[in-house]
Context: one part of a larger RNA
RNA sequence: UGACGGGGACCCGCACAAGCGGUGGAGCAUGUGGUUUAAUUCGAAGCAACGCGAAGAACCUUACCAGGUCUUGACAUACCAUUGACCGUUCUAGAGAUAGGAUUUUCCCUUCGGGGACAAUGGAUACAGGUGGUGCAUGGUUGUCGUCAGCUCGUGUCGUGAGAUGUUGGGUUAAGUCCCGCAACGAGCGCAACCCCUGUCGUUAGUUGCCAGCAUUCAGUUGGGGACUCUAACGAGACUGCCAGUGACAAACUGGAGGAAGGUGGGGAUGACGUCAAAUCAUCAUGCCCCUUAUGACCUGGGCUACACACGUGCUACAAUGGCUAAUACAAAGAGUUGCAAAACCGUGAGGUAGAGCUAAUCUCAUAAAGUUAGUCUCAGUUCGGAUUGUAGUCUGCAACUCGACUACAUGAAGUUGGAAUCGCUAGUAAUCGUAAAUCAGAAUGUUACGGUGAAUACGUUCUCGAGUCUUGCACA
Numbered sequence: 001u002g003a004c005g006g007g008g009a010c011c012c013g014c015a016c017a018a019g020c021g022g023u024g025g026a027g028c029a030u031g032u033g034g035u036u037u038a039a040u041u042c043g044a045a046g047c048a049a050c051g052c053g054a055a056g057a058a059c060c061u062u063a064c065c066a067g068g069u070c071u072u073g074a075c076a077u078a079c080c081a082u083u084g085a086c087c088g089u090u091c092u093a094g095a096g097a098u099a100g101g102a103u104u105u106u107c108c109c110u111u112c113g114g115g116g117a118c119a120a121u122g123g124a125u126a127c128a129g130g131u132g133g134u135g136c137a138u139g140g141u142u143g144u145c146g147u148c149a150g151c152u153c154g155u156g157u158c159g160u161g162a163g164a165u166g167u168u169g170g171g172u173u174a175a176g177u178c179c180c181g182c183a184a185c186g187a188g189c190g191c192a193a194c195c196c197c198u199g200u201c202g203u204u205a206g207u208u209g210c211c212a213g214c215a216u217u218c219a220g221u222u223g224g225g226g227a228c229u230c231u232a233a234c235g236a237g238a239c240u241g242c243c244a245g246u247g248a249c250a251a252a253c254u255g256g257a258g259g260a261a262g263g264u265g266g267g268g269a270u271g272a273c274g275u276c277a278a279a280u281c282a283u284c285a286u287g288c289c290c291c292u293u294a295u296g297a298c299c300u301g302g303g304c305u306a307c308a309c310a311c312g313u314g315c316u317a318c319a320a321u322g323g324c325u326a327a328u329a330c331a332a333a334g335a336g337u338u339g340c341a342a343a344a345c346c347g348u349g350a351g352g353u354a355g356a357g358c359u360a361a362u363c364u365c366a367u368a369a370a371g372u373u374a375g376u377c378u379c380a381g382u383u384c385g386g387a388u389u390g391u392a393g394u395c396u397g398c399a400a401c402u403c404g405a406c407u408a409c410a411u412g413a414a415g416u417u418g419g420a421a422u423c424g425c426u427a428g429u430a431a432u433c434g435u436a437a438a439u440c441a442g443a444a445u446g447u448u449a450c451g452g453u454g455a456a457u458a459c460g461u462u463c464u465c466g467a468g469u470c471u472u473g474c475a476c477a
Base pairs, nucleotide, nucleotide: 001477002476004473005472007471008470009469010468012466013465015461016460019425020424021423022422023421026316027315028314029313030312031311032310033309034307035306042053043052064302065301066300067299068298069297070296073127077126078125079123080122081121082120083119084118088103089102090101091100092099093098106117107116108115109114129291130290132289133288134287138285139284140280141279142278143276145274150189151188152187153186154185155184156165157164158163169180170179171178195268196267197266198265200236201235202234203233204232205231206230210225211224214223215222239262242256243255244254245253246252318418322377323376324375325374326373327372328371334365335364336363339358340357344353345352346351384415389410390409391408392407393406394405395404431453432452433451434450435449436448437447
């Protein structure tokens, strides 16, 4: 000087407390461990691994296993020879990879000898190739403490020196934020601001958007209009600016006015010096080591989907604030030409036929659902709950057996609110309700985004946990 303390002081955080809803019990989904297996590819491991890499394993993916094959190779550059194309179409054998044929078929220059381009095949050697090892050799990227308020430097001064000072002290702040004081004076990386979205208003502009008044209609449909909504560009607006009190005449705090908004208005992006030899050699790059008729390459099938069990994360429930039936209202944000697909018709339905329109404020996906109104059920393992199983189908796709999603009929399991323990959340939040997208042929209860309805509680900092500052002890470095 740090680190540490079941030392002290101060301060903060959904840290506790006050509340609301969960997990832990059930069934299922999904990840992991374990076990099994020919293989169940690999990585991730307290917080900070476990719906994680994977924004999507039937084949492919795919790295794993079994079998069948290749050896200058599936891919790159260089040399030689042969051919004229390659591609495409097609026959035979084969599980296919492949093997053997058939057919079709080049361009440019030319002194007509040939040369060149491109491609295929064959040969030789340099080499290719490796999701093989090492993240404790590395770059790059990322997590974490933590959006915590810290981390440092120059000069000066003090100290023999390691170092100190500044950065401590008195106030204050979300903040090393600001003020005052001070052997310090300044500065840098962080904080804040600058950026984006959102909340109010104005100006400009009205099509595909809108419709107040005027006509018109089944319908903003048409004429018309730019007022309103909205869209999207530019501006205004909030700065403790104003007032009162407190305060050290300061910084600031408390209350108020005006205002759409008040003291960081709300949300996002933004992550200092560093810590964990944290994660990643399987995104990529890369040193060294290793393989080279195989640890490389191709193919078929299987596996990654196994199942006495254990754990994490979720979904659905256990019902009446509910289930079912009928009628009816109100979003936002997205996506669409290898696509989204309307009307009409067929089917109980998944869906099919058909194909208008749309490269989209125009058309489509697309009925939002919870809600409201009416009826019924009457507390039951039920008209709750839907697992499981049988049969018949639909769709995607060469192909749904291993191993897809969905539909109809039948079946109708556990479950009556969950022990110890434990998690999230302070406002348009929790809870609850639906919608969309990425990936994607198909395949979400996951992820990401969007809106609808919309609470309770916070006395406070004694205690638990984790940070920060000062101080103290120290057997640690």
RNAcentral holds the full RNA, with entries from ENA and SILVA.
This is a predicted structure of a 477-nucleotide part of an RNA (small-subunit ribosomal RNA, 3' major domain) from an uncultured bacterium.
The prediction has a mean pLDDT of 84.